[in-house]
RNA sequence: AGAGUUUGAUCCUGGCUCAGGAUGAACGCUGGCGGCGUGCUUAACACAUGCAAGUCGAACGAUAGAAGAUCGGUGCUUGCCCUGAUCCUAUCGAGUGGCAGACGGGAGAGUAACGCGUGGGUAACCUGCCUCAUACGGGGAAAUAACAGGUGGAAACCGGUGCUAAAACCGCAUAAGCGCACAGUAUCGCGUGAUACAGUGAGAACAACUCCGGGGGUAUGAGAUGGACCCGCGUCUGAUUAGCUAGUUGGUGAGGUAACGGCCCACCAAGUCGACGAUCAGUAGCCGGACUGAGAGGUUGAACGGCCACAUUGGGACUGAGAUACGGCCCAGACUCCUACGGGAGGCAGCAGUGGGGAAUAUUGGGCAAUGGGGGAAACCCUGACCCAGCAACGCCGCGUGAAGGAAGAAGGCUUUCGGGUUGUAAACUUCUUUUACCAGGGACGAAGGACGUGACGGUACCUGGAGAAAAAGCCACGGCUAACUACGUGCCAGCAGCCGCGGUAAUACGUAGGUGGCAAGCGUUGUCCGGAUUUACUGGGUGUAAAGGGAGUGUAGGCGGAGAAGCAAGUCAGAAGUGAAAUCCAUGGGCUUAACCCAUGAACUGCUUUUGAAACUGUUUCCCUUGAGUAUCGGAGAGGCAGGCGGAAUUCCUAGUGUAGCGGUGAAAUGCGUAGAUAUUAGGAGGAACACCAGUGGCGAAGGCGGCCUGCUGGACGACAACUGACGCUGAGGCUCGAAAGCGUGGGGAGCAAACAGAAUUAGAUACCCUGGUAGUCCCCGCUGCACACGAUGAAUACAAGGUGUGGGAGGAUUGACGCCUUCCGUGCUGCAGCAAGCGCAAUACGUAGUCCGCCUGGCGAGUACGUUCGCAAGAAUCAAACUCAAAGGACUUGACGGGGACCCGCACAAGCGGCAGACCAUGUGGUAUAAUUCGAAGCAACGCGCAGAGCGUUGCCCGCUCUCGACAUCUCCCUUCCCGGCAAGUACUGUUGCCUUUCCUUCGCGACAGGGAUGACAGGUCGUGCAUGGCAGUCGUCAGCUCGUGUCGUGUGAUGUUGGGUUAAGUCCCGCCACGAGCGCAGCCCCUAUCUUUAGUAGCCAGCGGUCAGACCGGGCACUCUACAGAGACUCCCAGGGAUAACCUGGAGGAAGGUGGGGAGGACGUCAAAUCAUCAUGCCCCUUAUGAGCAGGGCUCCCCACGUGCUCCAAUGGGGUAAACAAAGGGAGGCAGAACCGCGAGGUCGAGCAAAUCCCAAAAACAACGUCUCAGUUCGGAUUGCAGUCUGCAACUCGCCUACAUGAAGUCGGAAUCGCUAGUAAUCGCGAAUCAGCAUGUCGCGGUGAAUACGUUCCUCGGGCCUUGCACACACCGCCCGUCA
Repeated sequence: AGAGUUUGAUCCUGGCUCAGGAUGAACGCUGGCGGCGUGCUUAACACAUGCAAGUCGAACGAUAGAAGAUCGGUGCUUGCCCUGAUCCUAUCGAGUGGCAGACGGGAGAGUAACGCGUGGGUAACCUGCCUCAUACGGGGAAAUAACAGGUGGAAACCGGUGCUAAAACCGCAUAAGCGCACAGUAUCGCGUGAUACAGUGAGAACAACUCCGGGGGUAUGAGAUGGACCCGCGUCUGAUUAGCUAGUUGGUGAGGUAACGGCCCACCAAGUCGACGAUCAGUAGCCGGACUGAGAGGUUGAACGGCCACAUUGGGACUGAGAUACGGCCCAGACUCCUACGGGAGGCAGCAGUGGGGAAUAUUGGGCAAUGGGGGAAACCCUGACCCAGCAACGCCGCGUGAAGGAAGAAGGCUUUCGGGUUGUAAACUUCUUUUACCAGGGACGAAGGACGUGACGGUACCUGGAGAAAAAGCCACGGCUAACUACGUGCCAGCAGCCGCGGUAAUACGUAGGUGGCAAGCGUUGUCCGGAUUUACUGGGUGUAAAGGGAGUGUAGGCGGAGAAGCAAGUCAGAAGUGAAAUCCAUGGGCUUAACCCAUGAACUGCUUUUGAAACUGUUUCCCUUGAGUAUCGGAGAGGCAGGCGGAAUUCCUAGUGUAGCGGUGAAAUGCGUAGAUAUUAGGAGGAACACCAGUGGCGAAGGCGGCCUGCUGGACGACAACUGACGCUGAGGCUCGAAAGCGUGGGGAGCAAACAGAAUUAGAUACCCUGGUAGUCCCCGCUGCACACGAUGAAUACAAGGUGUGGGAGGAUUGACGCCUUCCGUGCUGCAGCAAGCGCAAUACGUAGUCCGCCUGGCGAGUACGUUCGCAAGAAUCAAACUCAAAGGACUUGACGGGGACCCGCACAAGCGGCAGACCAUGUGGUAUAAUUCGAAGCAACGCGCAGAGCGUUGCCCGCUCUCGACAUCUCCCUUCCCGGCAAGUACUGUUGCCUUUCCUUCGCGACAGGGAUGACAGGUCGUGCAUGGCAGUCGUCAGCUCGUGUCGUGUGAUGUUGGGUUAAGUCCCGCCACGAGCGCAGCCCCUAUCUUUAGUAGCCAGCGGUCAGACCGGGCACUCUACAGAGACUCCCAGGGAUAACCUGGAGGAAGGUGGGGAGGACGUCAAAUCAUCAUGCCCCUUAUGAGCAGGGCUCCCCACGUGCUCCAAUGGGGUAAACAAAGGGAGGCAGAACCGCGAGGUCGAGCAAAUCCCAAAAACAACGUCUCAGUUCGGAUUGCAGUCUGCAACUCGCCUACAUGAAGUCGGAAUCGCUAGUAAUCGCGAAUCAGCAUGUCGCGGUGAAUACGUUCCUCGGGCCUUGCACACACCGCCCGUCA
């Protein structure tokens, strides 16, 4: 000293939370010792029992009595017994008397007060015991308790009779001095007064004791101590408490008190207090101090100390120096106890202790040894004050639980990538020490001025000796804040959490373990206080938009206030004095072994009071000034206000004329009006309201607001001048006034407009928007209301601080052709610097810089609500909370995404066209349904002829049944055997199972290699799960033109710039410009195919020319052509013209096979979709292990009322069928393609020439074209379905293959809403081939043949995309967010 938390990110505002310290604490876990402290915060609740205040015989009587002494008496053993009196010493229950009991001890209920704190005052007071001083110290008297006897009563106790003493009580004498009363003189003070002097009057005293020193008494004075009263200042919250008060405020007089006083009383007056907060309500003992804080402050008032108030509750007095009395009295109330029911007793908030309450707080201990208190002459007695001990980790402080060495880095634990790592020098082990605890011996200080005596604590502290590492460590945390990490378990469960948050199968956040961090005899949690929080801001905050400027003015109190001079000294400053108790805090020393603790000294206590000075500033008084302010004079401007009058245009209505069928209204209509004559038009009239143009970020006004013209009355501002006043000013809590629209009350008025209402539409509905009507109201007079986004979201006034440019109203200057130029004042705008600001922005009309005054704010919601009060006729207004609840709510900015926002652009996106799908049948995939199983995956585009380039068995992952268990497959170890390949047999549905035969190489003869069988365990195996743990691969936006970086610059920052702008392009393609300059991934190009040509080459390809020929390029021959395949050429806006900016580029043209990326392919940026795939493969984790693994047989994936997708064939004449007959390309072929020939109607069969292929084969291309036929029909269209007979493949064709022949001949006559593809060799149409494959395509991938139509164009619909801009409360980003009702 800060940190976390609002956002995708940023800055700010703002709340919440944390880290620190403290505690009379409590709870959880744990617990060795000692010292010093502390210990009912709750029920001022109730209390059993014991103790806590007595003492004095030197005040008194009386009682009892041991020893002794003296004097008597009796008796006799003459020194003894008994007895009486007196003395003396010690004691004595109770009583009279004195002092104490008013202290000490407890607790904080009450009290908001002179109660407390602080400083003063008393000329308005008292003070026992104590100290000092002075004086006195004579003489009497009458009672009473105890006691005796005895009455009443249960008791407590009480009454009566009789006796007695005193330092108890009462008179009398004396009076220096003193006070009082009366009248007087002098001096002094601060008002009442004080002091001194003299005169008169009244006013006291036990007189016991003595060691003769005293001690005690009375009076008076003084002191000390303790108290009483008064005053200044300070002392919590609430105004949703604004008025309170009759002894109340004052006076006079009397009373009362120690004393002043309405303290009390009588009379008189009507005052007193209060916005500087009275009264009322709530809460509370106050302070020194304590805690915290840098401080200022905030909180607190346990322990120690001072004061106050209280003693079961309330009231009252007595005694006394002192009480209105904790352990005294009386009365009343409640409660408890005793009782003979008549009546009595009691008060732990003293120390222990009990019950109760509570989260919670101790012993019915020892001692008066010390300190202190009461009594006493003293000895001494009393003392739960106090000193000690006991209990409690409740707090603070100190010590210990061992120290040094010790790596095989042991074992064990945990973890692991299996190598190791870590626990960890830690342990073991070696050496050493003994604090504390334990045992034994010794043994205090505290005890005094001298001697003796006196110790509860205590045989304690302390010292010495002994034994042995021996007896002694826990708690919390480990996601971030915040130091410290892994494994397992759990699976939004259990749980954690101070805030953010964690947990839904790989949790460093839950639980456990290991490890680590922190503190340590404690550690955590909870409660409370301060801090952090500048988050109430005095120090030290704000108010345009985050919470916050009153709607505006006027003005009271208050606050603040111009220039000069003088006085005073209240504030201010300085010096001195007093006080600020002690303790505490701080500093320095000292004492306990140290520390805590204790002691001493100093400093400090920032305050208050008194006094002496200073006079700058503020204040105050006086004098003066003119610049602030105001007045006068002159002048012009203005929708400023009020009243009266006048005017024209327009709407509507009425009357009359002309005139005829519609008018009106809307997106489109309808309601409505109109043949009873509307609308339109002409003329006349009525009535109300509002004032076009001018008109302007123009004017005026405090704001609200003000607009035709004229007149009257009237307010304010401005300019000029400088005559007058002389600070008269600014602000302004309350108060008062004004205050749009709507609304309210009474009465008028009512043309238009128009809430409510009615109807017509729209709509799913439409209590709306639109339309037709229409009432309050809008207008006027008077009165009320007092709310608005009453906004510049910006209070008023003053001063200062760059400019530029408009505009409204004045004035001045010089001057001109022209009010063109310059200067200045007041208003009203824009722009802009400094400065300010979180940013946006403000910027002389400030949100700048200063100072003055007022209002207001302190997280969001609840709520400007409830209650209360005031106002109002009402509506309502003003003032204005809390509970509950959240961790945010909010401001400004940035980047995206989005918009039924804008601008620009692109794409078969639309448009223009061609052909389809959706209708039928079938094929195929999916859903659904069924099933023992119908294995699994894919799900908008981007799943659905998809994985599957081909399920009869197998495949196969599914179901049923039968089997195997180191295994169908891999590696290692051990034993036995010789295999392997092959053959035979039994058995079985099949596999599995069992039996027999055959049988290898090498050799050092041990064995070894390959292989088989058996055994054991490590392991194998899994199409089990998780694509939301992953790799890889591929889909999609999208072949869209974008996505970024470095440096620089700008910005507090997110970020911006570059990448935007002007053109251009298919393109972030290129050019130009520009605080940007460059670069990368993408685009393009480089690559492949194709279109043209050339060189080279010429078989298996080709054949122009020559020859031969079985007539086939077949042969000789040739490589010209086609073709093949290697290398090249070619196209680059190169050339021309125009446009464009002399650019990029575009348009047209030339040449050319090809022209503006020629056509096609491959190639897919940063990223998005937790998109798909664990069943291609790989792989983490989880799961199965005689099974979720492996083998075999059969079945299923092919089911079928239905729905959807993709296709095939169709519905026919641009056609079907028939006959004869042309033209391709690209492929494939050895477990193969198969010619020809023969057989079969055919599928095909028999046979096997040729070909591992430019040679042979598949292989026939088909549409087309030609000829003839059918003639618009369910047909010579269409071919489903079915029957029967066959072929082929294959172990096998039933479930469940393809094909052939014959027969059968279904639906269907061009397809609803809707929807798809395609821009040229494309669509459409026609056939061919291949992969997979034993067999099985209408699918897929390729190939060629024939071969169109249309594109005006980008306005619109709709889909997708790009760039810029704008809005935004979205950021999981519009499939967003979010409001209300209901459940």
This is a predicted structure of a 1383-nucleotide RNA (small-subunit ribosomal RNA) from an uncultured bacterium. The RNAcentral record of the sequence draws on ENA, Greengenes and SILVA.